Predicted 3D model of a 465-nucleotide part of an RNA (small-subunit ribosomal RNA, 3' major domain) from an uncultured bacterium.
Context: one part of a larger RNA
RNA sequence: AGACGGGGUUUCACACAAGCGGUGGACCAUGUGGCUUAAUUCGACAAUAAGCGAGGAACCUUACCAGGGCUUGACAGGCUAGUGAAAGGUUGCCGAAAGGCAGCCCUACCCACAAGGACACUAGCCCAGGUGCUGCACGGUUGUCGUCAGCAUGUGCCUUGAGGUGCACCCUUAAAUGGGGUAACAUGCGCAACCCUUAUCCUAUGUUUUAUAUGUCAUAGGAAACUGCCCGAGAUAAUUGGGAGGAAGGUGAGGAUGACGCCAAAUCAGCGUGGCCCUUUGACGCUCUGGGCUGCACACGUGGUACAAUGGGACCGACAAUGGGCGAAGCCGCAAGGCAGAGGUAAUCCCACCAAACGGUCUCUUAGUUCGGAUUGGGGUCUGCAACCCGACCCCAUGAAGCCGGAAUCGCUAGUAAUCGCCAAUCAGCCACGUGGCGAUGAAUAUGUUCCUGAAACUUGUACU
Numbered sequence: 001a002g003a004c005g006g007g008g009u010u011u012c013a014c015a016c017a018a019g020c021g022g023u024g025g026a027c028c029a030u031g032u033g034g035c036u037u038a039a040u041u042c043g044a045c046a047a048u049a050a051g052c053g054a055g056g057a058a059c060c061u062u063a064c065c066a067g068g069g070c071u072u073g074a075c076a077g078g079c080u081a082g083u084g085a086a087a088g089g090u091u092g093c094c095g096a097a098a099g100g101c102a103g104c105c106c107u108a109c110c111c112a113c114a115a116g117g118a119c120a121c122u123a124g125c126c127c128a129g130g131u132g133c134u135g136c137a138c139g140g141u142u143g144u145c146g147u148c149a150g151c152a153u154g155u156g157c158c159u160u161g162a163g164g165u166g167c168a169c170c171c172u173u174a175a176a177u178g179g180g181g182u183a184a185c186a187u188g189c190g191c192a193a194c195c196c197u198u199a200u201c202c203u204a205u206g207u208u209u210u211a212u213a214u215g216u217c218a219u220a221g222g223a224a225a226c227u228g229c230c231c232g233a234g235a236u237a238a239u240u241g242g243g244a245g246g247a248a249g250g251u252g253a254g255g256a257u258g259a260c261g262c263c264a265a266a267u268c269a270g271c272g273u274g275g276c277c278c279u280u281u282g283a284c285g286c287u288c289u290g291g292g293c294u295g296c297a298c299a300c301g302u303g304g305u306a307c308a309a310u311g312g313g314a315c316c317g318a319c320a321a322u323g324g325g326c327g328a329a330g331c332c333g334c335a336a337g338g339c340a341g342a343g344g345u346a347a348u349c350c351c352a353c354c355a356a357a358c359g360g361u362c363u364c365u366u367a368g369u370u371c372g373g374a375u376u377g378g379g380g381u382c383u384g385c386a387a388c389c390c391g392a393c394c395c396c397a398u399g400a401a402g403c404c405g406g407a408a409u410c411g412c413u414a415g416u417a418a419u420c421g422c423c424a425a426u427c428a429g430c431c432a433c434g435u436g437g438c439g440a441u442g443a444a445u446a447u448g449u450u451c452c453u454g455a456a457a458c459u460u461g462u463a464c465u
Base pairs, nucleotide, nucleotide: 001465002464003462004461005460007459008458009457010456011455012454013453015449016448019412020411021410022409023408026305027304028303029302030301031300032299033298034296035295042053043052064291065290066289067288068287069286070285073127077126078125079124080123081122082121083120084119088105089104090103091102092101093100094099129278130277132276133275134274138272139271140267141266142265143263145261150189151188152187153186154185155184156165157164158163169180170179171178195255196254197253198252200223201222202221203220204219205218206217226249229243230242231241232240233239307405311364312363313362314361315360316359317358323351324350325349326343330339331338332337371402376397377396378395379394380393381392382391418441419440420439421438422437423436424435
């Protein structure tokens, strides 16, 4: 100087408390461990792994396994020789396919021909190739402390020196934010602001809407908030409590933005890359068929649905926003869906009557039930070469556990939690209950900082570095 303390003081944070809703019990989905397996590919492991890489494993993907095949190779550049224009189409045999063998058709660029160029095949040579190892050789990227307020430098001063000071102290702030003071004075990276979205108004324009006007709205530009004004507190300061006006008040709300560093944290499987290894006659390369990644005594994580009356069922009625490119009317089918093909490259048409919770009426009356929907049987629809392993959806039947969950534990302070539906990416289809968005309805509580957890500043002890 640090680090640590079941040392101290001060401060902060959904850290506790006050509240609301969950998890832990049931069933299912999904990830992980374990077990099993020919293989169940690999990585990630407290916080910071476990609906994570994967924003979509039937084949492909795919890296794994079994078997079949290829060896200048599926891919790139170069050289030598030979053949053929190239490219394309097509037939036969063997085969699970890949592939192997044997043919056929069609054609000619520069050019009088030759030589030559481009391209392909064959043989050979340099080489290709590797999701093989090392993240403890690395780049790049990322998580975490933490959007915490810290981390440094120059000169000066103090010290024998390591080093200290500055950055201690008082007040204040979300903030090393600002004010005062001071052997310090300045500066840099952070904080804040500048950026985006949103809340109010004005102006301009008007594809769409509408009969028109208009402008809810959309697009663009501008105004507006600065402790600016008033009162009190305070060192007259920084600031702070209250008020006015205002759509909005003291950072208005949200996002992006993550200092120096820590964990030899994560990633050689996104990519790049040093070194090492394999490159043939049974490859760690390439390709194909089938299987596996979905396997099940069990354990854990994350979710979905419930256990009901603030509810279930039936009928009627109403109100969104974000998005995408789709597929309307009509007809058939109980339905999934089918026929059809209008319109639409989109504020125009479609998904989409754009929604559900909600409101009204009727019914059920506390029951393992008209709760709950797992599981299983039968029949279908769709996608796709192909739904056996292993898809989703529809109809009929079946109707399991479950009566609110032990110890323990998680999230959230306002348009938030909770409840409700809608859209999208990926995508042929989908195991999505996941993820990312969008709107609808819309709370309770905060006396406070004693305690738990984490963090910051100063100080103190130390046999640790």